Transfer RNA from Nephroselmis pyriformis, 72 nucleotides, folded computationally.

[in-house]
RNA sequence: GCCUGCUUAGCUCAGUGGUAGAGCUCCGCUCUUGUAAAGCGAAGGUCGCCGGUUCAAUUCCGGCCGCAGGCU
Numbered sequence: 001g002c003c004u005g006c007u008u009a010g011c012u013c014a015g016u017g018g019u020a021g022a023g024c025u026c027c028g029c030u031c032u033u034g035u036a037a038a039g040c041g042a043a044g045g046u047c048g049c050c051g052g053u054u055c056a057a058u059u060c061c062g063g064c065c066g067c068a069g070g071c072u
Stems, first nucleotide, its partner, number of pairs: 001071006010024004018055001027041004048064005
C1' cells in the first nucleotide's frame, strides 16, 4: 500500500429503515444480628466522526479516525 471484518450504556453483546434493548457492574429499597444470595426499583446512549439517499437512518451508500485479521 491492498483486501476483509468490527465500531451501539462503565463491560460483553442484541437490534438491519418507523421513538434504542438485554445480561453483568454501579446506586437505592426489601429481606438478614450482619454480609452474601434472592427480589423490586432507578440511573446510565449526541448508536465513533463528516456527508449522501429517504417523509423517516443505529440500520442503506461514500469518505475519514480507531481496533482485529489476511496479502504483498

Its Rfam family is "tRNA". It is annotated as a transfer RNA. Rfam describes the family as follows. Transfer RNA (tRNA) molecules are approximately 80 nucleotides in length. Lineage of the source: Eukaryota > Chlorophyta > Nephroselmidales > Nephroselmidaceae > Nephroselmis.